Notes
A computed fold for a 74-nucleotide RNA from Candidatus Hestiella acidicharens, annotated as transfer RNA. Rfam family: tRNA. Rfam's curators write: Transfer RNA (tRNA) molecules are approximately 80 nucleotides in length. The family's RNA type in Rfam is transfer RNA. Its mean pLDDT, the model's own confidence on a scale to 100, is 84.
RNA sequence: GGGCCGGUAGCUCAGUCUGGAAGAGCGCUCGGUUGGCAUCCGAGAGGCCCCGGGUUCAAAUCCCGGCCGGUCCA
Numbered sequence: 001g002g003g004c005c006g007g008u009a010g011c012u013c014a015g016u017c018u019g020g021a022a023g024a025g026c027g028c029u030c031g032g033u034u035g036g037c038a039u040c041c042g043a044g045a046g047g048c049c050c051c052g053g054g055u056u057c058a059a060a061u062c063c064c065g066g067c068c069g070g071u072c073c074a
Stems, first nucleotide, its partner, number of pairs: 001073007010026004020057001028044005050066005
């Protein structure tokens, strides 16, 4: 330098193909359970969906450019 994959909640990742309400597990907070803790049960908070632009009535999702990470080739 080039190819491919990835960037979404604090962490690990679905969802993207086929545009139309942002999700799960863990963690965190509160409540219940316990003599107390853990476990378990219930509820809740938590997101510029990497950045910029384009298409569209509508973009996490499609298109273009960029940044970062992984991997392969040179």